[in-house]
RNA sequence: GCGCCCGUAGCUCAGUGGAUAGAGCGCAUGGUUGCGGUCCAUGAGAUCGUAGGUUCGAUUCCUGCCGGGCGCACCA
Numbered sequence: 001g002c003g004c005c006c007g008u009a010g011c012u013c014a015g016u017g018g019a020u021a022g023a024g025c026g027c028a029u030g031g032u033u034g035c036g037g038u039c040c041a042u043g044a045g046a047u048c049g050u051a052g053g054u055u056c057g058a059u060u061c062c063u064g065c066c067g068g069g070c071g072c073a074c075c076a
Stems, first nucleotide, its partner, number of pairs: 001072007010025004018056001027043005049065005
């Protein structure tokens, strides 16, 4: 330099054009317990990497940029 893949909650991931973006773990509060753990209930938490474009409508499609990973090429 070329190609491919990934970026969504604190962490690991789902969701691939349409309703308030979900799950597990973790966290908070309450219950249970002599206390803690386990278990049960409730709750908080993501303007979906960023800037544009397409569309009535974008997390989803297209383009640039940023970050991460893999392969190939080049130099020595």
Annotation
Transfer RNA from a Candidatus Komeilibacteria bacterium, 76 nucleotides, folded computationally. Its mean pLDDT, the model's own confidence on a scale to 100, is 81. Rfam family: tRNA. The family's RNA type in Rfam is transfer RNA. RNAcentral holds the sequence, with entries from ENA.